[in-house]
The RNA shown here (c-di-GMP-I riboswitch aptamer) has 81 nucleotides and comes from a Gemmatimonadaceae bacterium. The model forms 95% of the base pairs in the Rfam consensus. The source organism's lineage runs through Bacteria, Gemmatimonadota, Gemmatimonadia, Gemmatimonadales and Gemmatimonadaceae.

RNA sequence: UGCCGACAAGAGCACACCCGGGGUGACCCGGGGCCGCAAAGCCAGGAGUCUCCUGAAGCGGGAGACCGUCCGGCUGCCGAA
Repeated sequence: UGCCGACAAGAGCACACCCGGGGUGACCCGGGGCCGCAAAGCCAGGAGUCUCCUGAAGCGGGAGACCGUCCGGCUGCCGAA
């Protein structure tokens, strides 16, 4: 350094839910909260789920949301076996 991930150490993030705000909405932002997370840091490239519009409906098409759904890419703390 790489792989790897401990009943190690110091840190970090923050599910549900509540309050305020934004959005048609999925959802997002701030505060509280703390289920959990070795990337629960970032990225919407692939898939998936969800929302809105179109369409009689379905199929389809268009626009969006979710990285704490998975895969993938980039980066990172520590150093036992």